Predicted 3D model of a 97-nucleotide RNA (TPP riboswitch aptamer (THI element)). It matches the Rfam family "TPP riboswitch aptamer (THI element)". About the family: Vitamin B(1) in its active form thiamin pyrophosphate (TPP) is an essential coenzyme that is synthesised by coupling of pyrimidine and thiazole moieties in bacteria. The previously detected thiamin-regulatory element, thi box was extended, resulting in a new, highly conserved RNA secondary structure, the THI element, which is widely distributed in eubacteria and also occurs in some archaea. Analysis of operon structures identified a large number of new candidate thiamin-regulated genes, mostly transporters, in various prokaryotic organisms. The THI element is a riboswitch that directly binds to TPP to regulate gene expression through a variety of mechanisms in archaea, bacteria and eukaryotes. through a variety of mechanisms in archaea, bacteria and eukaryotes. Tandem TPP riboswitches have been reported where both TPP riboswitches respond independently to TPP. The structure of TPP riboswitch has been reported for Escherichia coli and Arabidopsis thaliana. The prediction has a mean pLDDT of 78.
[in-house]
RNA sequence: UGUUCACGACAGGGGCGCUCGUCAUUGAACGGGCUGAGAAGCACCCUUACAACCUGAACCGGCUAAUACCGGCGUAGGGAGUCGUGGUGCCCUGCCA
Numbered sequence: 001u002g003u004u005c006a007c008g009a010c011a012g013g014g015g016c017g018c019u020c021g022u023c024a025u026u027g028a029a030c031g032g033g034c035u036g037a038g039a040a041g042c043a044c045c046c047u048u049a050c051a052a053c054c055u056g057a058a059c060c061g062g063c064u065a066a067u068a069c070c071g072g073c074g075u076a077g078g079g080a081g082u083c084g085u086g087g088u089g090c091c092c093u094g095c096c097a
Base pairs, nucleotide, nucleotide: 004087005086006085007084008083009082010081011047012046013045014044016041017034018033019032020031021030022029023027053078054077055076059072060071061070062069
């Protein structure tokens, strides 16, 4: 000086669906079931990215009780970062042999 990895601090970004029951509150409600890291959590995921998440999308194929549930689309278009510590690559300088 830069690469890359891990951890940390602070800051920032993001989603919350399907289904059954209950109800003078119809809800981000309460209780059960499904998938998931997370389905309102003192939580979880993500922060330069071929996907945290959004758009296309009331998309296409499959499965399911049903749903972006699974696969495709998809290295697509968008998408939120700085610092510190440690390891690591390369280069330079000094000293010694």